Overview
The RNA shown here (FMN riboswitch aptamer (RFN element)) has 118 nucleotides and comes from Chryseobacterium cucumeris. The sequence is in RNAcentral, with records from MGnify.
[in-house]
RNA sequence: UUCUUCGGGGCAGGGUGAAAUUCCCUACCGGCGGUUACAGUCCGCGACUCCUUUCUUAGGAAAGGACUGAUCUGGUGAAAUUCCGGAACCGACAGUUAAAGUCUGGAUGGGAGAAGAA
Numbered sequence: 001u002u003c004u005u006c007g008g009g010g011c012a013g014g015g016u017g018a019a020a021u022u023c024c025c026u027a028c029c030g031g032c033g034g035u036u037a038c039a040g041u042c043c044g045c046g047a048c049u050c051c052u053u054u055c056u057u058a059g060g061a062a063a064g065g066a067c068u069g070a071u072c073u074g075g076u077g078a079a080a081u082u083c084c085g086g087a088a089c090c091g092a093c094a095g096u097u098a099a100a101g102u103c104u105g106g107a108u109g110g111g112a113g114a115a116g117a118a
Stems, first nucleotide, its partner, number of pairs: 001118006013025003027102002029091002031045004040089002049066007071087005093105003
C1' cells in the first nucleotide's frame, strides 16, 4: 500500500387507560482507542442531526465545518473520577391509537477501530 473477515446492547413483572414495551412503579443496557490499574460519566474518536462547496448516472457521493449527554464519596494500592463498598447521573433523528436510551424505521447502510493475508 492492497485485499478479506469482523465491528451495539437493553423494559421481565405490575398500575392507569379506549389506546402506552412511549406515562407511573419497577427492570434492563453500555460502540472504539487511550490512560502508571479493568472507564457509558476522565481525554479523544465514531455514530445521529444541521450547514457550505464540488461532483452526479438525480438514488446519492466526496471534502470542509458546526453540534456532540452524564459522578461523586469511602477503601485498597506505588499507581484507579477505571477496581471494591455506597449513593447518583446520562442516552440522536423520524414514526406511533399516548410522550420511547430499550419498539418500528433510515440501516442488507455508515463507522471509530480490531484481526488476518499478500

The prediction has a mean pLDDT of 84.